[in-house]
Molecule: small-subunit ribosomal RNA
Organism: moss metagenome
């Protein structure tokens, strides 16, 4: 720091997903040790059991014991009394609040503690315990009697404090100050204080303030209560809330204290868009996690605060509580009960149940730290310190180290050679962290003695022995890591993309590898990546996104200046604070680390304070004129409203003329018309709209506005400048306007025209087309408030190249006009300026709806630079560069839907979700493909012609059917006389039957034999059985001979060596071929897969295309080159050009034919190698020459020459690629399958079947013919198991015999059409020949299934062929025969060749088909056989409505009101005090109990609201394999599409009105 994923590819937008870190975690597999931490996130659910708050005898009575004898000592503590149980510990329900955080504040309290001042006098009456008698099951409790206190009560004593009044000063008053540390008063009321205590000591009837304690006051510290500023959640589908509510310097009460805290009275306030109220959620913070940061998320452990203690209410006590282990009441629950009544509260520590994916021991100790009580010893302390359990987390250590190649065994892979696991192991040497055993043994303890749960722990020493210790996940890409086997869209995987349909690196297993490691993976959640909510740091023309337009409130923002003011913002500094811990930095302590400790500090927040200085913003004041506005003078205009007028057209009515049609369409029909239409002429009526001008012209904020005139009226622009002096811009809410359709009411209604009806079209046609026609369209008054309301572009201001148009105004210029007034047009009279003494003279002074190439302002277009943009494009009218304000967007679908609310008469409008679902949806551009888009061009493509097919019969192939089998492949063109250039057996793959099993065929091993040949028998044959003949080949040794070399010799010959050959001998050797047998490896397969393949082939197409290098353009895919203009058969060539070149194709080179030359010539041909012919080499043709056109290329139905003229004709030659085209049955081949069988052999059968359909051919239907008889002319080609002459025989097929020829020599071989002559005379024929009978021939083991040929006889259909369709452009079509291959023969009418005769037509490219180039549109890219919409049916899921049903919560009203405070009290009772009294007693005060009243929890009842459930049924959406109906959209998508609206239809949809171009 990025990556994957939309596409054929590209760029962008945009979502989804991944890699990182973290956790109080959980789950799966695995697990050695230690240290430090952490451990119910769920049910604030219910809890058994034990413990968690007691203590003090130096407060008191009491009990027991001991000793001593009267007292003391010791022990105990139920009770009275004191202090503490308000701390500590737990939890997070509630709480959106002064609860918390932070910073301030004033009207308060404070036990224990500290400091300090003073005091502590005199009295009194009770009571528990206890005893006795009772009640009760128990809990507990009653009566009577006794008794004590540091319990309780009264009085005295006091400065201070509280209260009231007085005097004086101040003040308008409220009030305030002083007198006041002086003196005086003290009404009232219970005004307010005490413990002669305990202990110790002593000189002991007691004394003593020594210790502890006590009372009053003043201070402190710490703690607490209260108030305030600021800060931190969501929702407006919660917009108004509030009645003690807001205030009262009015009265009263209450509190420690301020205060509506409470009450009476008065006033009517208070809060709110800077979000009140309501609803939901939530303890807050220091901090924690993440992040570069800003932020986001979070609030376990530790620490601070708050709240709570079964649920709700209440007070008491107290310094402190409305009290977790206290009280009272109500409720729910649990327990006990003798049914009368009682008891209880783990959200303390352990622990149990339940819930849950999930969270520990009913442990040890008060040794330490701290707390309570106590004078103290001490007691208590589940606080705390520790241990236990758990890999829950963080940190550390280990599971050994070194050497060791025969590269062992084994596994896996293999190209079979080997590779790899692998120095890994074994083996040798070494070490001992850890482990086991043994020994020693702390610190933590403070002071002197004592005191350690942890713990015989940490640690140290010794001994032993490699000993006790490795797993988990992953390996297609992202993402590090690859092979084999199995499986076969199955089983399964998957975070995203996706993998799996027989060769899976993606599933499962194995081997190998990668990563982390006592852990590893998965799941969940948070941050990050995500600039994907954007302050830092995004956008809005077309991707999501500018309100339809304007006015304007709040708000935000805002021109220039001041030697001005101020000091709010701003800037600087200082002090305070933001607890500690955490984090950061530096040190230090545990062997290290985690962990712990000490010290330090920045930034930032808050409030206060000091200062700076006026730069900037704000504020105050004073000015200015450049923004804005007003006034003045002009000016253009379909700007608006109202009224009046006008003509053309349409239609209707009437009248005249007039006759058979009119109307309408692609074609028709419905319709109108003889009752007289349409037409034509005239007259009249009606309503609506205003031709031409008219324009990318104008005006308006937008919607929108178009005949003429008039009235009223809004805005703009221009020109001079006078005035105001920032008055401005924007604008949430709000208001106004707002096409068409639609609604209400009243009119109107010509034309047009949703709906509707009819006619057509159609498979249907609820449409397109036609005929009618209703609402509506028009007017008035209202409503509605939406459109593709678009420039898909909010408003305002400033700046930033050019060029060229249109509209409006001005300046200048030009032109016209006898220029101000009178005028009889002759002239006269003025004004101003200059000149003049004066007269006079000269000049200027106006208008125009004219023109304008100059210039300026405003409006409105086009082109285009910089810049911007994903691109398209925008570009002074910005989508550029900046500023201000508003609106809006955050993946697609669901959905602008549901629900709620507001508006509306309704239709509907506005606001506006979620569940669920997908991994995309989308924009721009690119290359293709396609179009019932366009342009150009070509082709026997059409047209012009000739001949066919389709009808008949036969042949042949295919389908289908049949069959034991009818083997099989090929299936539009591009299968079908195709594979098959030849199925009687064989072939043959099929069927039936009979046989064989290492096999018919190959290699290897072993044994025997040794080739081989013949015969007989059984059998359908294969095969089986038997008999006979035969003994080879090669090598070696030896012998002999021949031959050769050398030597000797005259020679014969001898000797020597060599080796080919020949012959002979050898109880020498060996095994190649071959045969038989045996066992095993294997053979074999026309079995499957042409969608695993090679090779070959078809097809588009002999179409003219297909590409590359470099350069250039583009962000890029790509483009250019290879658009354009000409030309060509051609991407053939030329001009030109950001292209320049090149390659595969085209053409040419090759073959055949045509002409000539040269050479040669037998077997051809001739008198003659002269010619012909044959076969070798050359020549020739290139638009080369002339003319015309053209720049050129080139063209010409132009010419010459030439055998041939524009590619001379034909062939071979087939670019990149397409069709998963064809072929596993030509061959080869992977994988799968069979192996006494899917292999092999044999006989017979089948491939030849036959209701039928199709293709391709043959022959015909006749006279351009048939038939009989004469006659003429070819070229390929073949021939030895062959072609066969001649001759003889046969009607003939053929037979017999036999010459020639391995071929220019011989043979096949007479070519036929043609021609001559005769007959036939238009008939189912002398056409046609099928079919059948019969007699023969040939081939062959064999002719029945199932061959060919011949003779005779028979003589079918058929008289030129429906729709439709094929071939052919010249030696072609048509027609005529001949040959060859295969082959014993032949089903050949096929196929491939050969020659003979030999035409017609082409105007031309509109149309059909195919192809090429360019262009255009596209939602297609498997590419139109594409894509795709909606209903219906089925399944699943989600949410909505729903008569209603049951529930919970909240609020409000009413009722009933427990406990309790307060108030009150005609009741009952009473020791202390007061009064009276001698006393008894009485009265009072006061109190207790009881009663009453206010308030009030729960309960009951009613209503409302909210929430989440359930529900028959209804309707919607989404997703599903290949269902049904249509075909709406994408191309002009076959009626251009779309928006709003209305009507309508099974459905997509259709139609009307207005609008948009996407």
């Nucleotide at each position: 720091a990025g990556a994957g994923u939309u596409u054929g590819a590209u760029c962008c937008u945009g979502g989804c997903u991944c890699a990182g870190g973290a956790u109080g975690a959980a789950c799966g597999c695995u697990g050695g040790c230690g240290g430090c931490a952490u451990g119910c996130u769920u049910a604030a659910c219910a809890c058994a059991u034990g413990c968690a708050a007691g203590u003090c005898g130096u407060a008191c009575g009491g009990a027991u014991a001991a000793u001593u004898u009267u007292a003391u000592u010791a022990u105990c503590u139920a009770g009275u009394g004191g202090c503490g149980g308000a701390c500590g510990g737990g939890u997070g329900c509630g709480u959106a609040a002064c609860a918390c955080g932070u910073a301030a504040g004033a009207a308060c309290c404070u036990a224990c503690c500290u400091u300090u001042u003073g005091g502590a006098a005199g009295g009194g009456g009770a009571u528990a315990a206890c005893a006795u008698c009772g009640g009760g099951a128990a809990a507990c409790u009653g009566a009577u009697g006794c008794u004590a206190a540091u319990a309780c009560c009264c009085u005295a004593u006091a400065a201070a404090a509280c209260a009231a009044a007085a005097u004086g000063g101040g003040g308008a008053a409220a009030c305030u100050c002083a007198u006041a540390u002086a003196a005086c008063u003290g009404a009232g009321g219970a005004g307010u204080a005490a413990a002669a205590g305990c202990g110790g000591g002593c000189u002991u009837u007691g004394c003593u303030a020594c210790g502890c304690g006590c009372c009053a006051g003043a201070a402190g510290a710490g703690g607490g209560g209260c108030u305030u500023g600021c800060g931190g959640c969501u929702g407006a589908u919660u917009a108004g809330c509030u009645a003690g509510u807001u205030g009262g310097u009015g009265g009263g009460g209450g509190u420690a204290a301020c205060g509506g805290c409470c009450u009476c009275c008065c006033a009517a306030g208070g809060c709110c868009a800077u979000u009140a109220u309501c609803a939901g959620u939530a303890g807050c913070u220091g901090g924690u996690c993440u992040g570069a940061g800003a932020g986001g998320a979070u609030g376990a452990u530790c620490a601070g605060c708050c709240a709570c203690a079964c649920u709700g209410g209440g007070a008491c006590u107290g310094a402190g509580a409305c009290a977790c282990g206290g009280c009272c009441c109500a409720g729910a629950c649990u327990c006990c009960u003798a049914c009368g009544g009682g008891a209880g509260g783990c959200a303390g520590c352990a622990g149990u149940g339940a819930g849950g994916a999930a969270u520990u021991u009913u442990c040890c100790a008060c040794a330490a730290u701290g707390g309570g009580c106590g004078a103290a010893a001490g007691c208590c302390u589940g606080a705390u310190g520790g241990a236990g359990c758990a890999a829950u987390g963080c940190c550390g250590c280990g599971u050994g180290g070194a050497g060791g190649a025969a590269g062992a065994c084994g596994g896996c892979c293999u190209g079979c050679g080997g590779g790899u696991c692998u120095u890994a192991a074994a083996c040798u040497c070494c070490u001992u962290u850890u482990c086991u055993c043994a020994g020693a043994g702390a610190a933590g303890a403070a002071a002197a003695u004592u005191u350690g749960a942890c713990g015989g722990u940490a640690u140290c020493u010794g001994a032993g022995g490699a000993a006790u210790a490795a797993g988990c996940u992953c390996c297609g890409g992202c993402u590090a890591a690859c092979c084999c086997u199995g499986u076969g869209c199955c089983a399964g995987c998957a975070g995203c993309c996706g993998c799996g349909g027989u060769a899976a690196g993606a599933c499962a297993g194995g081997g190998g590898g990668a990563g982390c490691a006592a852990g590893c993976g998965u799941u969940a959640u948070c941050c990050g990546g995500a600039a994907u909510g954007a302050u830092u740091g995004g956008g809005c023309g077309u991707a999501a996104a500018g309100c339809g337009u304007c006015u304007g409130u709040a708000g935000g923002u805002g021109g220039u200046u001041c030697a001005a003011a101020c000091a709010a913002g701003u800037u600087u500094g200082a002090g305070g604070u933001c607890a500690a811990a955490u984090a950061c930095g530096u040190u230090g302590g545990c062997u290290u680390a985690a962990c712990c400790a000490a010290c330090g500090g920045c930034a930032g927040g808050c409030a206060c304070u000091a200062a700076a200085g006026u730069a900037c913003u704000a504020u105050u004041g004073a000015a200015c004129u450049a923004g804005a506005g007003u006034g003045c003078g002009g000016u253009a205009g379909a700007g608006g409203u109202a009224g009046a007028g006008g003509g053309a057209a349409u239609u209707c009515a009437c009248a005249g003329c007039g006759u058979a049609a009119c109307a309408g369409u692609g074609a028709a029909a419905u319709g109108u018309g003889u009752a007289g239409a349409u037409u034509u002429u005239g007259u009249g009526g009606a309503g609506a709209a205003c031709a031409c001008c008219a324009g990318c012209g104008g005006c308006g904020a937008a919607g929108g506005c178009g005949c003429u005139c008039u009235a009223c009226u809004g805005g703009g622009c221009c020109g001079a400048u006078a005035c105001u002096g920032a008055c401005a811009c924007u604008g949430a809410g709000a208001g106004a306007c707002g096409a068409a359709a639609g609604c209400u009411a009243a009119g109107g209604g010509a034309g047009c025209g949703a709906a509707u009806a009819g006619g057509a079209u159609u498979a249907g046609a609820u449409a397109c087309c036609c005929u009618a026609c209703u609402a509506g369209u028009c007017u008035u008054a209202g409503c509605u408030g939406u459109a593709a309301a678009c420039g898909a572009u909010g408003g305002a201001a400033a700046c930033u190249a050019a060029g060229u148009g249109g509209g409006g105004g001005g300046a200048g210029g030009c032109u016209c006009u006898u220029u101000u007034c009178u005028u009889u047009c002759g002239a006269g009279a003025g004004a101003c300026a200059c000149u003049u003494c004066a007269c006079g003279g000269u000049g200027u002074u106006g208008g125009a709806u004219g023109c304008u190439a100059u210039u300026u302002c405003c409006c409105u277009g086009c082109u285009g630079u910089a810049g911007c943009u994903a691109a398209c494009g925008c570009a002074u009218u910005a989508a550029g560069u900046u500023u201000c304000c508003c609106g809006c967007c955050u993946g697609g679908g669901g959905a602008g839907u549901a629900u709620g609310c507001u508006c509306g008469c309704a239709a509907g409008a506005g606001u506006g979700a979620a569940a669920c679902u997908c991994a995309a949806a989308g924009g721009a551009a690119u290359u293709g493909a396609c179009g019932g888009g366009g342009a150009c061009c070509c082709g026997c493509a059409c047209a012009a012609g000739c001949g066919g097919u389709g009808g008949a019969u036969u042949a042949u192939g295919c389908g289908g059917u049949u069959u034991a089998a009818u083997u099989u492949g090929a299936u539009g063109c591009a299968a079908c006389g195709c594979g098959a250039a030849g199925a009687a057996c064989c072939u043959u793959a099929c069927c039936a039957g009979g046989g064989u099993u290492u096999g018919a065929c190959a290699u290897g091993u072993c044994u025997a034999g040794g080739a081989u040949u013949u015969u007989u028998c059984a059998g359908a044959a294969a095969u089986g059985a038997a008999a006979a003949a035969g003994u080879g080949c090669u090598c070696c040794a030896c012998c002999a001979a021949u031959c050769c070399u050398u030597g000797c010799g005259u020679a014969a010959g001898c000797a020597u060596g060599g080796u080919c050959u020949u012959g002979g001998u050898g109880c020498g050797a060996u095994g190649a071929a071959c045969u038989a047998g045996a066992a095993c490896a294997c053979a074999g397969g026309u079995g499957g897969u042409g969608c695993a393949u090679g090779g070959c082939u078809g097809u588009c197409g002999u179409c003219a295309g297909c590409u590359c290098g470099u350069g250039c353009g583009u962000u890029g895919a790509c483009g250019u080159g290879u658009a354009c203009g000409g030309u060509u058969a051609a991407g053939u060539c030329c001009u030109g050009c950001a292209a320049c070149g090149a390659g595969c194709g085209c053409a040419a080179c090759c073959c055949u034919c045509g002409u000539c030359u040269u050479u040669a010539g037998u077997u051809a041909c001739u008198u003659a190698u002269u010619a012909u012919c044959u076969a070798a080499a050359g020549a020739g043709a290139c638009u080369g020459c002339g003319u015309g056109c053209g720049u050129a290329a080139g063209c010409a139905c132009u010419g010459a020459g030439g055998a041939a003229g524009g590619u001379g004709a034909g062939g071979a030659u087939g670019a990149c690629g397409u069709c998963a085209a064809g072929u596993c049955a030509g061959c080869a081949u992977g994988c799968c399958c069979c192996u006494u069988a899917c292999a092999c052999c044999c006989u017979g059968g089948g491939c030849g079947a036959c209701a039928c359909g199709c293709g391709u051919a043959a022959u015909a239907c006749a006279a351009u013919g048939g038939u009989u008889g004469g006659g003429a002319c070819a070229a390929u080609c073949a021939g030895a198991a062959g072609c066969u002459a001649a001759c003889u025989c046969g009607c003939g097929a053929g037979a017999g015999u036999a010459c020639g020829c391995a071929a220019a020599u011989c043979u096949g071989u007479u070519a036929a059409a043609c021609u001559c002559a005769g007959c036939c005379u238009c008939a189912g024929u002398u056409c046609g020949g099928a079919u059948u009978g019969u007699a023969g021939g040939c081939u062959g083991c064999a002719a029945c299934u199932c061959g060919c040929c011949u003779g005779c006889a028979u003589g079918a259909a058929g008289c030129c062929g429906g729709a439709a369709u094929c071939g052919c452009u010249a030696g072609u079509a048509a027609u005529c025969g001949c040959c060859a291959g295969u082959c014993a023969g032949c089903c050949a009418u096929a196929u491939g060749g050969c020659g003979g005769u030999g035409a017609a037509u082409a105007c031309g490219u509109u149309c059909c088909c195919g192809g090429g180039u360019c262009u255009u549109g596209u939602c297609c890219a498997c590419a139109c056989c594409g894509c795709c919409c909606g209903u219906c049916a089925c399944a699943u899921c989600a949410a909505g409505a729903g008569a209603g049903u049951a529930u919970a919560c909240a609020a409000a009203g009413g009722u009933c009101c427990a406990a309790g405070u307060c108030a009150u009290u005609a009741g009952u009772u009473u020791a202390a005090c007061u009064u009276u009294g001698a006393a008894a007693a009485a009265a009072g005060a006061a109190a207790a109990c009881g009663g009453u009243g206010c308030c009030c929890a729960a309960g009951c009842u009613u209503u409302u609201g909210u929430a989440a459930a359930c529900a028959a049924u209804c309707a919607u959406g989404a997703u599903g394999a290949a269902g049904u109906c249509g075909u709406a959209a994408c191309a002009a998508g076959g009626u251009a599409g779309g928006g709003c609206u209305a009507c309508u239809g099974g459905a997509a949809g259709g139609u009307g009105g207005c609008c948009c171009u996407g």